[in-house]
The part of an RNA shown here (small-subunit ribosomal RNA, 5' domain) has 507 nucleotides and comes from an uncultured bacterium. The RNAcentral record of the full RNA draws on ENA and SILVA.
Context: one part of a larger RNA
RNA sequence: GACGAACGCUGGCGGCGUGCUUAACACAUGCAAGUCGAACGAGGUCCAAGGGUUAGCAAUAACCUGGAAGAUCUAGUGGCGAACGGGUGAGUAACACGUGAGGAACCUACCCCGAACUCAGGGAUAACAGACGGAAACAUCUGCUAAUACCUGAUACCGUCGACGCAUCUCAUGGCGCAUUGACGAAAGAAUCUCGGUUCGGGAGGGUCUCGCGGCCUAUCAGCUAGUUGGUGGGGUAACGGCCUACCAAGGCAUCGACGGGUAGCUGGUCUGAGAGGAUGAUCAGCCACACUGGGACUGAGACACGGCCCAGACUCCUACGGGAGGCAGCAGUGGGGAAUCUUGCGCAAUGGGCGAAAGCCUGACGCAGCAACGCCGCGUGCGGGAAGAAGGCCUUAGGGUUGUAAACCGCUUUCAGUAGGAACGAAAAUGACGGUACCUGCAGAAGAAGGUGCGGCCAACUACGUGCCAGCAGCCGCGGUGACACGUAGGCACCAAGCGUUGUCC
Repeated sequence: GACGAACGCUGGCGGCGUGCUUAACACAUGCAAGUCGAACGAGGUCCAAGGGUUAGCAAUAACCUGGAAGAUCUAGUGGCGAACGGGUGAGUAACACGUGAGGAACCUACCCCGAACUCAGGGAUAACAGACGGAAACAUCUGCUAAUACCUGAUACCGUCGACGCAUCUCAUGGCGCAUUGACGAAAGAAUCUCGGUUCGGGAGGGUCUCGCGGCCUAUCAGCUAGUUGGUGGGGUAACGGCCUACCAAGGCAUCGACGGGUAGCUGGUCUGAGAGGAUGAUCAGCCACACUGGGACUGAGACACGGCCCAGACUCCUACGGGAGGCAGCAGUGGGGAAUCUUGCGCAAUGGGCGAAAGCCUGACGCAGCAACGCCGCGUGCGGGAAGAAGGCCUUAGGGUUGUAAACCGCUUUCAGUAGGAACGAAAAUGACGGUACCUGCAGAAGAAGGUGCGGCCAACUACGUGCCAGCAGCCGCGGUGACACGUAGGCACCAAGCGUUGUCC
């Protein structure tokens, strides 16, 4: 000097930041991922015409029925999203991260451009209805129905794989181009505009590999390794590869530290330092890893998936004891641990995201507000005059000195806080959580606003009393045993100031 700090004393206001470093301990409650009726069929409610009954002479009224088109609600089929966004740092010493240079054997939903298509058929099923089991969770059977759900066929600009031929490049395996040909591969409709579907191309993104370099400790770890190292065939993947497998060979790594053990997410950065360096990796940003513990796959363009599924385990809960349910390292919040770390707040107004043609819906991302001197910055707690100097306190050589222009007293001002009125930007036509907030104006009155530590030397600042090696102080040196500038108190003084000190850690 610094801090995500803590502790002691003290504490006026504002702005901007920051806030579980410990138990990746366990979690009550609420919310954090939905959306589309312009893909689809139902069910409920509302509702017109029509029909009926009653009353009435009639007009008509009440009630019942009905249910086109439409509106709305609900669950369901279907589509897209849910792999983003948000959290945490347990694991990981690794191509995990950073950086530079490269490589080949890949994928790509949404987006964009261009081209070509968008044809002909089919069978189901949820919802629903009926039956039926169960305490529940949740099933089971029968029957009915739709689609942009599913299946079959046709077509093929095009694509994939192959055959054959030609030209060309290469030492060669082979690469590339062109022509012919074989096999395989499409589709979905809705609608007022318009929006889609299929096959190719692009963009952007992602997966993957190599090399060099970079950054911990330990030799009281010296040898390690059988899918191990390489090859061939096969399998597998979007894709290369011992990734997996069969066979063959016997290799591969290591004192330039293999293998083992310990510790640790990495980086941009941050702190310090003249620099070199050292330390560190909170907030913000990039990458990685994880989601109660361990394992596994499914779906999908994308996951081996925090708020999905299955299995096992520990724990918690419900139960009619047969069986079930759950996962805050999302936002708040609770218990626990700890020296220690916040509200079960408001809003989708803005920015961004998902869905939708749109209106819009959802969004604890985000924007705000709340709490905390935790940090940085700014402001205030008044200004001028006022005695050879009140009182009181302290000291005193008793003369006086000092507190001290300090106060009183006189004059003035009103920042901030208070109070009254006005009142935004942020929003583009409408739409503002913040918020009657910022800001502006008026009003009253010095009014509401100063402490902490130190005073032996280092180190700025001294006297008195008390105590008497006691009580105590202390970072080091050291103070205290009767005149203690070092302990305690008082007065005075010094330094910082809404803070001041102490402790811890780093340079």